RNAcentral holds the sequence, with entries from ENA. Predicted 3D model of a 266-nucleotide RNA (Bacterial large signal recognition particle RNA) from a bacterium. It matches the Rfam family "Bacterial large signal recognition particle RNA". Rfam classes the family as a non-coding RNA gene.
RNA sequence: CCGUGCUAGGUGGGGAGCUAGCGGUGCCCUGUAACCCGCAAACCGCUCUAGCGGGGUUGAAUUCCCAGUUGAGAUGAAGUCUUUCAGGGCCGGCCCGGAGAUUCGGGUGUUGAAGGCCGGGUCCUGCGCGGCGGAGGCUUGUGAAUCCCGUCAGGUCCGGGAGGAAGCAGCGGUAAGCAAGUUACUUCGGGUGCCGCAGGGGUGCCUGGCUGGAGCCAGGACUACGGGUAUCGCCUGGGGGUCCUUUAGCAGGACUGGGUGCACGG
Numbered sequence: 001c002c003g004u005g006c007u008a009g010g011u012g013g014g015g016a017g018c019u020a021g022c023g024g025u026g027c028c029c030u031g032u033a034a035c036c037c038g039c040a041a042a043c044c045g046c047u048c049u050a051g052c053g054g055g056g057u058u059g060a061a062u063u064c065c066c067a068g069u070u071g072a073g074a075u076g077a078a079g080u081c082u083u084u085c086a087g088g089g090c091c092g093g094c095c096c097g098g099a100g101a102u103u104c105g106g107g108u109g110u111u112g113a114a115g116g117c118c119g120g121g122u123c124c125u126g127c128g129c130g131g132c133g134g135a136g137g138c139u140u141g142u143g144a145a146u147c148c149c150g151u152c153a154g155g156u157c158c159g160g161g162a163g164g165a166a167g168c169a170g171c172g173g174u175a176a177g178c179a180a181g182u183u184a185c186u187u188c189g190g191g192u193g194c195c196g197c198a199g200g201g202g203u204g205c206c207u208g209g210c211u212g213g214a215g216c217c218a219g220g221a222c223u224a225c226g227g228g229u230a231u232c233g234c235c236u237g238g239g240g241g242u243c244c245u246u247u248a249g250c251a252g253g254a255c256u257g258g259g260u261g262c263a264c265g266g
Base pairs, nucleotide, nucleotide: 001266002265003264004263005262006261009058010057011056012030013029014028015027020047021046022045023044024043035055036054037053038052039051064259065258066257067256068255069254070253073250075248076247077246078245079243081241082240083239084238085237086236087235088234091233092232093229094228095227096226097225099223100222102221103220104219106217107216108215115211116210117209118208119207120206121205122204123200124199125198126197127196128195129193130192132189133188134187135186136185137182138181139180140179141178142177148173149172150171151170156165157164158163
């Protein structure tokens, strides 16, 4: 140096959590490859040499160990942007209310403002008058095959006869009913009336007289106050998403360097 066979070792890693600590099962992330069986979350096995037990495979080197470089990727924190939820009317904005000796342009007023006094109307009740509407009543018309009245042709019945009886149709009249019209009458009703009388009432409005002697009225703006409003902006807090951002560690893989057995044979 070569060949053969063994052994040490390897046969994923990470995060949170649990733990005195280290691992595992369980949860989450990563994923060009990440073996099998048993044990195991109020747990299972260990002790800074830190899973235990039993197997399979690989095996002293691109594969094992150490150091360094790089690094997919995920996680935590901060920040940018954005979105959503909850709260805050003692923030802006918006709405409402009354107030003001301010202001704007109007209306009105010496042909007399505000205010004060007196009266009346509107309002309620009662009585009355009128009017409207309904019903009754009244007038007219129509209206009963028969079970309404009168008159009853013809015909029927009684009689020896004279005459008498019932009675259909027709005609006339009427009842119930139907239709039209009307008020000198009766009765009922009303969001009936520039109506009348009496009593009541006194918020508001209108109007007349007296007094008074210059303002009054409505609206807008402004000011402060009071009461609301979570739609929008703002404030506080929570959640989600995005970022070729910053930071903290972790990190598969890749690269570089170094280190590391045994036996036999040639």
The gene name in the source record is ffs.